Bacterial small signal recognition particle RNA from an uncultured bacterium, 97 nucleotides, folded computationally. Its Rfam family is "Bacterial small signal recognition particle RNA". Rfam classes the family as a non-coding RNA gene.

RNA sequence: CUCGGGUCCCGCGCACGUAAUACUCGCAAACUCCGUCAGGUCCGGAAGGAAGCAGCGGUAAGCAAGCCUCUUACGGGGCGCGGAAUAACUCGAGCCG
Numbered sequence: 001c002u003c004g005g006g007u008c009c010c011g012c013g014c015a016c017g018u019a020a021u022a023c024u025c026g027c028a029a030a031c032u033c034c035g036u037c038a039g040g041u042c043c044g045g046a047a048g049g050a051a052g053c054a055g056c057g058g059u060a061a062g063c064a065a066g067c068c069u070c071u072u073a074c075g076g077g078g079c080g081c082g083g084a085a086u087a088a089c090u091c092g093a094g095c096c097g
Stems, first nucleotide, its partner, number of pairs: 001094007009083006016075005022069001023066002026063002033058004041050003
């Protein structure tokens, strides 16, 4: 000096980490959620009916934990592929002095 590769730039993908969502479990409604409604209340001559507190059950907003099983976001941290670029550095090969 030449060629090729790498670092750098762009795009895509994979895994990893963190956070959030979904999911699982638990808790969670005096009344303005649902169901069932003891007692009592109301209507009725009666039969019966009505509303319905407490309690119980379920569910919701929400809270806590679990799980990385799903989804999303972030990561001049990892890896792979493709492209761009040829400034600098670096590696290899060849040539010249």
Overview:
The sequence was found by an Rfam model in a public genome assembly. The prediction has a mean pLDDT of 77.